Annotation: Predicted 3D model of a 375-nucleotide RNA (Bacterial RNase P class A) from uncultured Cellvibrio sp. Taxonomically the source falls in Cellvibrio (Bacteria, Pseudomonadota, Gammaproteobacteria, Cellvibrionaceae). RNAcentral holds the sequence, with entries from MGnify.

RNA sequence: AGUCGGCCCGACAGUCGCUCUAGUGUUAACUGAAAAACUCUCUUGAGUGUUACUCGGUGCAUUGGGGAGGAAAGUCCGGGCUCCAUAGGGCAGAGUGCCAGGUAACGCCUGGGAGGCGCGAGCCUACGGAAAGUGCAGCAGAGAGUAGACCGCCUAAGCAUUCGCAAGAGUGCCGGUAAGGGUGAAAGGGUGCGGUAAGAGCGCACCGCGCGACUGGUAACAGUUCGUGGCAUGGUAAACCCCACUCGGAGCAAGACCAAAUAGGCCUCCAUUGGUACGGCCCGUAUCGGAGGCGGGUAGGUUGCUUGAGGCUAGCGGUGACGUUAGUCCCAGAUGAAUGACUGUCCACGACAGAACCCGGCUUACAGGCUGACU
Repeated sequence: AGUCGGCCCGACAGUCGCUCUAGUGUUAACUGAAAAACUCUCUUGAGUGUUACUCGGUGCAUUGGGGAGGAAAGUCCGGGCUCCAUAGGGCAGAGUGCCAGGUAACGCCUGGGAGGCGCGAGCCUACGGAAAGUGCAGCAGAGAGUAGACCGCCUAAGCAUUCGCAAGAGUGCCGGUAAGGGUGAAAGGGUGCGGUAAGAGCGCACCGCGCGACUGGUAACAGUUCGUGGCAUGGUAAACCCCACUCGGAGCAAGACCAAAUAGGCCUCCAUUGGUACGGCCCGUAUCGGAGGCGGGUAGGUUGCUUGAGGCUAGCGGUGACGUUAGUCCCAGAUGAAUGACUGUCCACGACAGAACCCGGCUUACAGGCUGACU
């Protein structure tokens, strides 16, 4: 100067609060229960009202103890829990995507492989399939996927023609050529030798690549191995698609219990004197009334609620994530919502930010400090 981890989140003291919790006290603070008493009833039982004592709950007082985070955040994944749905299979849809392992599970973590970056410690990667199919690709360029003749190179063969006695030389046409130049991110393996008119995997050697075998590895994959193919198969799947695997929905405002007032519903009893309707009258019918009971639901309250895939220490197994055994600890639980305010001293002068059913992750925000290993 860097790389990878672990830990802390101003410190100490005092005073006054807030919330949860344990104990004690308080009955001349409120309230509930049980028993005795009385009434009714054949019995079971039901009802009435009273306070001395007893036991609870709430309140108050007092003493002790606990009281935000590494991200409590975003709500992006995975699970527990709760309710609803659900024979089984398929389609559709969504997600994941090298291999193996860990885990309750995961898109997370660990180890490994491959590729890339870095001198290095180390870091990064949606990393299955492009010889099933379809699609897409700006500019430049002659040609961009059934390759392609702009410049250049060649003129052996064929035709025409000029010169020459001839051998031959030149020009044009017809052509050949992917070595060289140029364009481009990319031009259909590379280097060399042979070969040729000039060239070309056209042939050969080496390198690379594909396929098959063998060896090592659980596998991904690898190889100074062997054989084979002159090379066929450009890119893109966070384009459609194909393949393999996974997935029911909603969420603590889930759900459970207690339960006013008002309105409506059902049942029983009473009154049927009266009002209204049945076109005027009588009867009758319907409806309106009063009392009691039942059940649903609202306000409100209780619960769910914090002991949990829990923390710490040590041993053992494992490269590791992690597992296991023993010991030990209890560490927020509010509900208009607590976790604060003030004073003093000190320093490096203090960032991002605040639980709301609970866990495991990821991502994002962040001043500073301590510490271990390594380059």